Context: one part of a larger RNA
RNA sequence: UGUUGGAAACUUGAGAGGAUCUGUCCUUAGUACGAGAGGACCGGGAUGGACAUACCUCUGGUGGACCUGUCGUGGCGCCAGCCGCGCAGCAGGGUAGCUAUGUAUGGACGGGAUAAUCGCUGAAUGCAUCUAAGCGAGAAACCCACCUCAAAACCAGGUUUCCCUUGAGAGCCGUCGUAGACGACGACGUCGAUAGGCUGGGUGUGGACGCGCCGCGAGGCGUGGAGCUAACCAGUACUAAUUGCUCGAUAGG
Numbered sequence: 001u002g003u004u005g006g007a008a009a010c011u012u013g014a015g016a017g018g019a020u021c022u023g024u025c026c027u028u029a030g031u032a033c034g035a036g037a038g039g040a041c042c043g044g045g046a047u048g049g050a051c052a053u054a055c056c057u058c059u060g061g062u063g064g065a066c067c068u069g070u071c072g073u074g075g076c077g078c079c080a081g082c083c084g085c086g087c088a089g090c091a092g093g094g095u096a097g098c099u100a101u102g103u104a105u106g107g108a109c110g111g112g113a114u115a116a117u118c119g120c121u122g123a124a125u126g127c128a129u130c131u132a133a134g135c136g137a138g139a140a141a142c143c144c145a146c147c148u149c150a151a152a153a154c155c156a157g158g159u160u161u162c163c164c165u166u167g168a169g170a171g172c173c174g175u176c177g178u179a180g181a182c183g184a185c186g187a188c189g190u191c192g193a194u195a196g197g198c199u200g201g202g203u204g205u206g207g208a209c210g211c212g213c214c215g216c217g218a219g220g221c222g223u224g225g226a227g228c229u230a231a232c233c234a235g236u237a238c239u240a241a242u243u244g245c246u247c248g249a250u251a252g253g
Stems, first nucleotide, its partner, number of pairs: 001152001005163007015149004021049007033038001051106005059100004066093005071086006110144003117137004164252001169247004173189005194240003197236005204228002210223005
């Protein structure tokens, strides 16, 4: 831009893509078969491998806005307590998120038409013959079925609702994230929990500062599972989403 008025939501599926794998064990059954040795088809069940998809409850990894310990040095007048720099100074842990080696799920069932092949009926050819007419069975292959995309499928589909200037709807702008290079997508904009803050909780760290007591001291104990705590979960209008502006179909060859 088109889809023959303009919109919003929900859809059909022409067509396209993906997937299609396989081991071992138990049972049937030491049965059928076989002199024995050995040893099944068919059917039922269990558990793996590789692959794929999703996810983060668990197990781990990472986690330079979290916590702790500690070395050197500089600073805050000194002590104490803190801060800067030294690869994030080094080291021990670790929330959210991301993640695999972690967790879950999948290949199926079934149907159709067939291949080789096996048949029924059956002539040509009074017999025979699966084939010539006709009718069956039959495979991980084919078409469905399963998953994803999909009406520019130009034969441009369908349904419902709304609107026609007394404006359906969309955008701009702002607060953002389950989204993201930018657009886009999604949530929200006071009729408000969208983000920040605050409060509470959770999680992590692991026992704060100060004070008191004990010890000559290094230090220890108590106050006290203390203090601090990112991205997590709630609540709460304190702050910011103000006021507004633009586009938009004239009843539809």